[in-house]
Context: one part of a larger RNA
RNA sequence: CCCGCGGCAGGACGGAAAGACCCUGUGCACCUUUACUAUAACUUUGCAUUGGACUUAGGGUCUGCAUGUGUAGGAUAGGUGGGAGGCUAUGAAACCGGGGCGCUAGCUCUGGUGGAGCCAACCUUGAAAUACCACCCUUGUAGUUCUUGGGUUCUAACCGACACCCUUACCGGGUGCGGGACAGUGCAUGGUGGGUAGUUUGACUGGGGCGGUCGCCUCCUAAAGUGUAACGGAGGCGCGCGAAGGUCCUCUCAGGCUGAGUGGAAACCAGCCGUUGAGUGUAAUGGCAUAAGAGGGCUUAACUGCGAGAGCGACGGCUCGAGCAGGUGCGAAAGCAGGUCAUAGUGAUCCGGUGGUCCCGUAUGGAAGGGCCAUCGCUAAUCGGACAAAAGGUACGCCGGGGAUAACAGGCUUAUCUCCCCCAAUAGUUCACAUAGACGGGGAGGUUUGGCACCUCGAUGUCGGCUCGUCACAUCCUGGGGGUGGAGUAGCUCCCAAGGGUUCGGCUGUUCGCCGAUUAAAGUGGCACGCGAGCUGGGUUCAGAACGUCGUGAGACAGUUCGGUCCCUAUCCGCCGUGGG
Numbered sequence: 001c002c003c004g005c006g007g008c009a010g011g012a013c014g015g016a017a018a019g020a021c022c023c024u025g026u027g028c029a030c031c032u033u034u035a036c037u038a039u040a041a042c043u044u045u046g047c048a049u050u051g052g053a054c055u056u057a058g059g060g061u062c063u064g065c066a067u068g069u070g071u072a073g074g075a076u077a078g079g080u081g082g083g084a085g086g087c088u089a090u091g092a093a094a095c096c097g098g099g100g101c102g103c104u105a106g107c108u109c110u111g112g113u114g115g116a117g118c119c120a121a122c123c124u125u126g127a128a129a130u131a132c133c134a135c136c137c138u139u140g141u142a143g144u145u146c147u148u149g150g151g152u153u154c155u156a157a158c159c160g161a162c163a164c165c166c167u168u169a170c171c172g173g174g175u176g177c178g179g180g181a182c183a184g185u186g187c188a189u190g191g192u193g194g195g196u197a198g199u200u201u202g203a204c205u206g207g208g209g210c211g212g213u214c215g216c217c218u219c220c221u222a223a224a225g226u227g228u229a230a231c232g233g234a235g236g237c238g239c240g241c242g243a244a245g246g247u248c249c250u251c252u253c254a255g256g257c258u259g260a261g262u263g264g265a266a267a268c269c270a271g272c273c274g275u276u277g278a279g280u281g282u283a284a285u286g287g288c289a290u291a292a293g294a295g296g297g298c299u300u301a302a303c304u305g306c307g308a309g310a311g312c313g314a315c316g317g318c319u320c321g322a323g324c325a326g327g328u329g330c331g332a333a334a335g336c337a338g339g340u341c342a343u344a345g346u347g348a349u350c351c352g353g354u355g356g357u358c359c360c361g362u363a364u365g366g367a368a369g370g371g372c373c374a375u376c377g378c379u380a381a382u383c384g385g386a387c388a389a390a391a392g393g394u395a396c397g398c399c400g401g402g403g404a405u406a407a408c409a410g411g412c413u414u415a416u417c418u419c420c421c422c423c424a425a426u427a428g429u430u431c432a433c434a435u436a437g438a439c440g441g442g443g444a445g446g447u448u449u450g451g452c453a454c455c456u457c458g459a460u461g462u463c464g465g466c467u468c469g470u471c472a473c474a475u476c477c478u479g480g481g482g483g484u485g486g487a488g489u490a491g492c493u494c495c496c497a498a499g500g501g502u503u504c505g506g507c508u509g510u511u512c513g514c515c516g517a518u519u520a521a522a523g524u525g526g527c528a529c530g531c532g533a534g535c536u537g538g539g540u541u542c543a544g545a546a547c548g549u550c551g552u553g554a555g556a557c558a559g560u561u562c563g564g565u566c567c568c569u570a571u572c573c574g575c576c577g578u579g580g581g
Stems, first nucleotide, its partner, number of pairs: 001581008010573003014568002022402004027398002029394004035199005041192003045188005051154010062143005068137001078136005085119003094113008158179003162176005202214003211231001215237006238383001239281001240340002245299007253277001255273005279288002282345001284343003303326004309320004315384001328337003351377007359370002409456001410454001411452003415449001417445006426436002463538001464536003468530001469527005476501003479496006503517005544562004548557003
């Protein structure tokens, strides 16, 4: 060196399973509910099946009767018309008893006694007699009839797991009895309705969730044309105003100094300085004194029909615009005026409403209904707006994907962390540097917590323990030295040094830590927080269950608690032992 055999499991990001975690999909399933929308079921009402009688309450027609005081006034005058008489022996006035009405004054009906009178034009009043007759009004009452509702009752529809008879597998028929126009059923209708069903439950995001945001305007970022991103830095808007618009005329601000009663840092007044620092309805920017700023006069161009030509935008669309026609305002006129110093103050389409109109209008004429013009109804704010209409749970979960994206490990970084150094105030009686070292500065390391999201989601098993180690040195012990605020002993600090060593227990799943007893010492770290194809499986991290808490609930909780399947026969590299050539 070649070939074996027996072994061990460190590596082949070993094998197995298109990751169960995480995210994602306008995926799925199941579960929940005060998500949405339906619906079974229950219920309300109406009509039908469905009939008779009585009674009661309301309403209407017709008939009879009663009914009506504002004030003045013999007094409780409904209206209008006719009207000079009417009622009475078929019994008037008056008196007694009873009923009704009532504004407590009386009106009216009726029974009895009674026996021949009572009332009307009179005087007052807007209106004249209920003396008499007719037609009506208000309110009430009695009756008839129609109708609506309630109640009671009947039997003939209808019902009866009831009895007997007939028939008889069941069904059915007859009679009786019980119930009864109810129940039941059909159609329509309002309600309740996770009992059931179908679905929805946004996106951005230095993983996701929680939080925040989503359209428009202004500035910076923006790299001297335009434009330009971020969960970059700052602010504003979802309007206002018929004057705060148009035009003509006039004016100049803020502030300062000086001077003047009450007047003070500022009220008002005068003089001087004053290019803009004031003001501009509202944020910021850019403008503006020739004013776009301030005051006054007259007014409605905050018009209608257009629009050459441009700018911006992927498009929808947005913006600027001279000029023409009509009519108008201001101005002597030239002229200016199609809102506002400019840039925010907003919403496509569909559907529907309203007004107008020459349009269409199903044989024709109309109409219905459309079109066109004008206008209205969206915090459709997830603001280019999926529907008129929508929340959650899943640790019982499933599928498609992703290392496009999190948790472990690695990588990069090193804020944080550990260690070192510089400066040296100060402490150290004195003295910065024996020792300690503020305020600051510079590094190293890559053991902490992070940041980033680069390999890995068709899988890189995750804490601790056990076993087995190996390396670094920033050295715990042992060894050698310097300094000392080192007398000695014991220390402190620094330098050299990695050969060897570095304990046993109690508690806890613990690493750590605390405690006990020792020791020369009980070092700090790396090795996928070394080591699960070596072991364990106490913790964490599936399915069961419970407590506390949260949630209406399904369920949830770096809260707790009991329980809970750890697979692999070694091909190659590596290593141990051994044999042959």